Predicted 3D model of a 136-nucleotide RNA (c-di-AMP riboswitch aptamer (ydaO/yuaA leader)) from a Nitrospirota bacterium.

């Protein structure tokens, strides 16, 4: 100079995926319950649909739909979604996945119920609006 590992630090990223409080435990942290918050499913009139009986079966979570093409893998493109406040402009990179119920659900006040995970290492200018620390 270059790469790698570790470590420490930082308003750190994608997701709902946090925070409090009690108790036990070999007390760092962890497990368990509660709660509050945040997200999800069920589920009335009214409205809406009437295409559905194991067969094109049907539904939910999610941005993750969809269309070419291959025997099949595997590509190519897209709907859409995401990149250190927030919105607009310029430019640029990267997702485009998975899992689930189990014959069954349309929308929904009452009402019931379920989750609170995982995994990472990013950082362009500009312009308006905002806000964190530090010192004084």
């Nucleotide at each position: 100079u270059u790469a790698a590992u570790c470590a420490u630090g930082u308003a750190g990223c994608c997701g709902a995926g946090a925070u409090c409080c009690a108790u036990u435990c070999a007390a760092a942290g962890a497990a368990u319950g509660g709660a509050u918050g945040c997200g999800g499913g069920g589920g009335a009139c009214c409205c809406g649909g009437u295409u559905u009986u194991a067969u094109u079966g049907g539904g939910g979570c999610g941005u993750a739909u969809u269309c070419c093409u291959u025997g099949a893998c595997a590509g190519g493109a897209u709907a859409g979604g995401g990149c250190a406040c927030u919105u607009c402009c310029a430019g640029g990179c990267c997702c485009g996945a998975g899992c689930c119920c189990g014959a069954c659900a349309g929308c929904u006040a009452a009402c019931c119920u379920c989750g609170u995970a995982g995994g990472c290492a990013u950082a362009u200018g500009g312009a308006a609006g905002g806000g964190c620390a530090a010192a004084g």

The prediction has a mean pLDDT of 79.